Molecule: small-subunit ribosomal RNA
Organism: uncultured prokaryote
RNA sequence: GAGUUUGAUCCUGGCUCAGAACGAACGCUGGCGGCGUGCCUAACACAUGCAAGUCGAGCGAGAAAGUUUCCUUCGGGAAGCGAGUAAAGCGGCGCACGGGUGAGUAAUACGUAGGCAACCUGCCCUCGAGACUGGGACAACUUGUCGAAAGACGGGCUAAUACCAGAUAAGACCACGAGAGCUGAGGCUCUGGGGUAAAAUGAUGGCCUCUGCUUGCAAGCUAUCGCUCCGGGAUGGGCCUGCGCGCCAUUAGCUUGUUGGUGAGGUAACGGCUCACCAAGGCUUAGAUGGCUAGCUGGUCUGAGAGGAUGACCAGCCACACUGGGACUGAGACACGGCCCAGACUCCUACGGGAGGCAGCAGUGGGGAAUAUUGCGCAAUGGGCGAAAGCCUGACGCAGCGACGCCGCGUGGGUGAUGAAGGCCUUCGGGUCGUAAAGCCCUGUCGGGAGGGACGAAAUCUCGUCGACCUAAUACGUCGGCGACUUGACGGUACCUUCAAAGGAAGCACCGGCUAACUCCGUGCCAGCAGCCGCGGUAAUACGGAGGGUGCAAGCGUUGUUCGGAAUUACUGGGCGUAAAGCGCGUGUAGGCGGCCUUUUUAGUCUGGUGUGAAAGCCCGGGGCUCACCCCCGGAAGUGCAUUGGAUAUGGCGGACUAGAGUACGGGAGAGGGAGGUGGAAUUCCUGGUGUAGCGGUGAAAUGCGUAGAUAUCAGGAGGAACACCGGUGGCGAAGGCGGCCUCCUGGACCGAUACUGACGCUGAGACGCGAAAGCGUGGGGAGCAAACAGGAUUAGAUACCCUGGUAGUCCACGCGGUAAACGAUGGGCACUAGGUGUUCGGGGUAUCCACUCCCCGAGUGCCGCAGCUAACGCAUUAAGUGCCCCGCCUGGGGAGUACGGCCGCAAGGUUAAAACUCAAAGGAAUUGACGGGGGCCCGCACAAGCGGUGGAGCAUGUGGUUUAAUUUCGAUGCAACCCGAAGAACCUUACCUGGGCUUGACAUUAUGGGAAACAGCCGUCAGAGAUGACGGUGUGCGCUAAGCGGACUCCUGGACACAGGUGCUGCAUGGCUGUUGUCAGCUCGUGUCGUGAGAUGUUGGGUUAAGUCCCGCAACGAGCGCAACCCUCGCCUCUAUGUUGCCAGCGGAUAAUGCCGUUGAGGACUCAUAGAGGAGACCGCCCGAGGUACAACUCGGAGGAAGGCGGGGAUCGAUGUCAAGUCAUCAUGCCCCUUAUAUCCAGGGCUGCACGCAUGCUACAAUGGGCGGUACAGUGGGCCGCGAUCUCGCAAGAGUGAGCCAAUCCCUCAAAGCCGUCCCCAGUUCGGAUUGAAGUCUGCAACUCGACUUCAUGAAGCCGGAGUCGCUAGUAAUCGUGGAUCAGCUAUGCCACGGUGAAUACGUUCUCGGGGCUUGUACACACCGCCCGUCACAUCACGGAAGUCGGUAACACCCGAAGUCAGUGGCCUAACCCCUCGGGGAAGGAGCUGCCUAAGGUGGGAUUGGUAACUGGGAUGAAGUCGUAACAAGGUAGCCGUACGGGAACGUGCGGCUGGA
Repeated sequence: GAGUUUGAUCCUGGCUCAGAACGAACGCUGGCGGCGUGCCUAACACAUGCAAGUCGAGCGAGAAAGUUUCCUUCGGGAAGCGAGUAAAGCGGCGCACGGGUGAGUAAUACGUAGGCAACCUGCCCUCGAGACUGGGACAACUUGUCGAAAGACGGGCUAAUACCAGAUAAGACCACGAGAGCUGAGGCUCUGGGGUAAAAUGAUGGCCUCUGCUUGCAAGCUAUCGCUCCGGGAUGGGCCUGCGCGCCAUUAGCUUGUUGGUGAGGUAACGGCUCACCAAGGCUUAGAUGGCUAGCUGGUCUGAGAGGAUGACCAGCCACACUGGGACUGAGACACGGCCCAGACUCCUACGGGAGGCAGCAGUGGGGAAUAUUGCGCAAUGGGCGAAAGCCUGACGCAGCGACGCCGCGUGGGUGAUGAAGGCCUUCGGGUCGUAAAGCCCUGUCGGGAGGGACGAAAUCUCGUCGACCUAAUACGUCGGCGACUUGACGGUACCUUCAAAGGAAGCACCGGCUAACUCCGUGCCAGCAGCCGCGGUAAUACGGAGGGUGCAAGCGUUGUUCGGAAUUACUGGGCGUAAAGCGCGUGUAGGCGGCCUUUUUAGUCUGGUGUGAAAGCCCGGGGCUCACCCCCGGAAGUGCAUUGGAUAUGGCGGACUAGAGUACGGGAGAGGGAGGUGGAAUUCCUGGUGUAGCGGUGAAAUGCGUAGAUAUCAGGAGGAACACCGGUGGCGAAGGCGGCCUCCUGGACCGAUACUGACGCUGAGACGCGAAAGCGUGGGGAGCAAACAGGAUUAGAUACCCUGGUAGUCCACGCGGUAAACGAUGGGCACUAGGUGUUCGGGGUAUCCACUCCCCGAGUGCCGCAGCUAACGCAUUAAGUGCCCCGCCUGGGGAGUACGGCCGCAAGGUUAAAACUCAAAGGAAUUGACGGGGGCCCGCACAAGCGGUGGAGCAUGUGGUUUAAUUUCGAUGCAACCCGAAGAACCUUACCUGGGCUUGACAUUAUGGGAAACAGCCGUCAGAGAUGACGGUGUGCGCUAAGCGGACUCCUGGACACAGGUGCUGCAUGGCUGUUGUCAGCUCGUGUCGUGAGAUGUUGGGUUAAGUCCCGCAACGAGCGCAACCCUCGCCUCUAUGUUGCCAGCGGAUAAUGCCGUUGAGGACUCAUAGAGGAGACCGCCCGAGGUACAACUCGGAGGAAGGCGGGGAUCGAUGUCAAGUCAUCAUGCCCCUUAUAUCCAGGGCUGCACGCAUGCUACAAUGGGCGGUACAGUGGGCCGCGAUCUCGCAAGAGUGAGCCAAUCCCUCAAAGCCGUCCCCAGUUCGGAUUGAAGUCUGCAACUCGACUUCAUGAAGCCGGAGUCGCUAGUAAUCGUGGAUCAGCUAUGCCACGGUGAAUACGUUCUCGGGGCUUGUACACACCGCCCGUCACAUCACGGAAGUCGGUAACACCCGAAGUCAGUGGCCUAACCCCUCGGGGAAGGAGCUGCCUAAGGUGGGAUUGGUAACUGGGAUGAAGUCGUAACAAGGUAGCCGUACGGGAACGUGCGGCUGGA
């Protein structure tokens, strides 16, 4: 930096990713080289070999094989060489280094800086002084004995640079004494006399100058190496001190050699290091003691840094060497390849006894995810011994194995477009792999062959030579120069040359976002993926494969670990009102911080110098390997420590001051606290009176009380508790809290003016005190109220809400308890930073006689508000602003404020306080919606007011269900499916079932073969249910160059390939269309503004409207889609045209007359009709009407008008969206599926089946009616495969006939209700017509399943319909008939239209339903059909308790006590020295024994820790389980906190508290 909480937003906050690193491991893959690196686990056990020896120039002794010579008795022997060699021994030095490992160790460690006046130091260097005289042994060897062995013991001989005694002592050491100097005052140095302690004159070489023997030797000289003592140095070590260096306080007290002193012992040395005595100290919250973990450091990794993590390789230190203990030797060890003892283990054994220690190098087994060769060499570097040569060296140098890491190189380069083939994709055009390949031209790194071939080697030694030193010396020796000889494990390696050939050399991961990289196929919540979010349920860029792409590359991924990102422990660099987080409040200890002036000091602080901060490493500059990694050289750095100068703000000491703080004085205010007393109102109870049937209670009731007299009412009395009004975001108190009145005692704050003290202050870990309610103990008290409990209701239940009772308790005293939403969810103190306005107390001024008023100051307590802050909400001089000081607290959610442990409590419980496991969130504020049994406003046949229905009956139709061979084809399913698709299912339709056929197909396109009359078409016969098949007849299109040809068109046919076809699936892949919300008034945009943002504003508000309609106002101004209007029609008028009907007029007939009939019209003025086009009209236009903030919008009233406030109806039109709404069966269409079948043809059947439920209708139940008779008045439409008059026949349906009409002319077509008259007389009827029988008519190929109609007969149910429910506000409902589409006919009572007759009611918006604004709450956003809590049941997981049981660890008490040091003893033993009478004795030492200490072991009771456990407890998780509904809205009883009781469970109730409720 990114992803992830949400519908979206901001914040908080966790989880996750991208980076770097590794002693790694695993998977796939693997060409070369260089440099590094390689048991992190079992400090588990180890076979085998090697890893420490060397010196003959310290000493004694000293082979053999072999060979040569001689001798020989021919068996052999002797001598020489081998050889003073090997092996062993005495002695010296080394073995304490080098190498390994990290078990232990939290300090006897390490790091750093110091100290030792408290110390040691072999070998090395240096100065000085020496090395004299003697002695006795012991190994080896020889001999004897024991033993299996290992080995042991005894006798005898012997050397030394082995051992011992004496002498000497410059100096050293020891004690003593005196003085002087210096000093860190502890001591140190110098000076005197006294005492004590040495040695190897040894080894080798040389020489003869001196000396002695004697003529080359030595005891002499000399050189070198050794020896002794002293001083100094160097190196290495020992001890001490400061500081630094893990976690746990759920470890808070620890300690008896402990702390100190005196004395002694011991040590190289200080010291309780040890001992005796004395004192009682010492350490610790600045973390003692205990527990757990751990080698420490330079460094390494990471990081911008500060930090964090780490301590492989390399280097320094420490510790360890099978486990535990111990000492010896030595300069040095308590000793890895030494010793003794104990223990475990392994091996040998003759069973008596012995041997061993790879955490050296290799190697083996084992453990493990995992870590190498039983290699070569001492050539180099280094080490030990030696005079040296040299020997030894698994240190080391090399090689081997491992991509374990880093670095480097290669797997080719150029050219090459028919963009080849092939793969993949495709919109079928093409695209892509891709210049990639092939082809052509080159190059030759690495690897391979051949040839050459290093650096690392400089020396030592030896020889030659020169010089110097030494010396008597030209000798020897030493040193130096020059020259020569000699030495390589790696290794025939690096490197060089050459040959051939692109020839031998590329993989791995990923491609949904983070994160670079996309398509196809397969699969179908399967298989699988996954770091987080999350993919997969038929179109998966997320699984698997492929093509392509991306990234890295001899590697690539995965896993693990560390740091980073993480400012997510915040020193740098965070927070705490609501997100996690202020202790309930105070007093106050330690601590932290602290006013002003001044003297002094400089601890800390700052600054300069000096020393140190090992090397390596990091960084910088050079250099060497072809580069790089790597290596070498130099520099810088090492932020630290010590020391030393300087500065003086802080600190320390001292002295002053008064502004902080406090004291004194004077005031007034107050439910501040404690104690005592007292008052009235009310409730209840008791007594008495009056009085009578109810009272009480609720939503409604009941339980309860009451005729034994209640309630009501009056009087009197008792008792307890609480104090109405005043009363107030009023007062007081630290908080909890405090309220009648009076008295006493008492705390604090405030104001005023002076005086005094002189920083006395602030905060405050622990500590101590106070601390609502509930609760506990003891004793009182008890009126009311009231957990529990009982009863009554409510309810599905009701362990509740409501009611009637009622006990603890509530009250008092004394004690305990110590928690609350103990809240302002806001710790305390000080200072600073705009104001305005209330209120309480005190004071001042003005004013006044006083009281007000007004102005000002201080202290409190509220509201509003600027800057600033805040994620926002909000806070804002009472800060959540700006700063300082101190304390407390937080670090994802759950588990859990739980378990265990501790402390407190009588108990309830409180306090302190985890982990395993689990999730990817949990959360805060605000936004938009949706929702609410929230509020308010408005509308609608929504309710109400009415009229008529439905639900009951019969039938029709649809649907569910059921049945069926046919899910009796399919679809539609709350409103918004159900007389819906279907405006017509007997066949057809038809998609379904049964049976029978067919297969390029019933239908389309394209090739191709044949044909041009026949198998086409037409007609017919036969078989068959038909499709179909067989046969017969007829017949020859079109064109032309014309009697023949052609094969373009057309047609037929064959077989074949592509394909056709599908009412098969998916409406949750889609288009289109449609329903619904809803004809509801809404839905948006641009710019601007506000807000971090989602968003808001506009669109809200005040009015008004049918309307987001309009007006006004307004940080908005405009605009769009909707509303309205524009269109049609009806209603009035006007105009034009027409005149069949109609009008009017003339004539004729008839009549008393009108009317009537007939006819004519060249008539059109009127009525009317029709048609057409256009216009007028209506716009709140008019009223100086009324209302309305107003000359607004608009509303009301009136006039006029045919019509009055959108005039009625309609069409168009249905906003943004919602319902994955409906339709793949109208159509279109992706994908999938079928292809002799899911296609297609045919016959029959089915879609009409029927116990039943539902929906929509029709007809009724009758008299406002029914029957019969007479009689009147419409409009819309339709008609040639048609409507069909008239006449005749039939009771009728109809039949026959066929005038007229392609329609204002003819027909359908007589409208019906109505009106007049008559019958019926309230009945299952003269109502009602179902059902059934019979007979017919019509349509049609055909009415059986399964048509309609007619006639006669039959005459069910039904007497107005439960809960409920539907429609309708005017030409509407109701009622009456008429027409049309579809259609052969019809199931139409349906649908769509038409006219006739023609009502009632609307107070109103409380309620029901639906809708629209505003507002509010929300834990909802799939949006309340939401969310969500707890018990129970099942499964899994981790954890707690637990009778017990099995271990570990560290102590304690007692017993036992090895080896060993020390001490004692030492009667036994003993070469050196002394004495001696030579027998011995002494000195000294030792064995043995004893004692102290003590490892291991044993016994015991505890502590602590871990494993396990019958059973048990809660917790977490899990797909659809069970019971309820607690919470979120007023969540349907507001919720929550503490506490108590109760209950299957969520929970309920009581008491007090909170608002995070209204």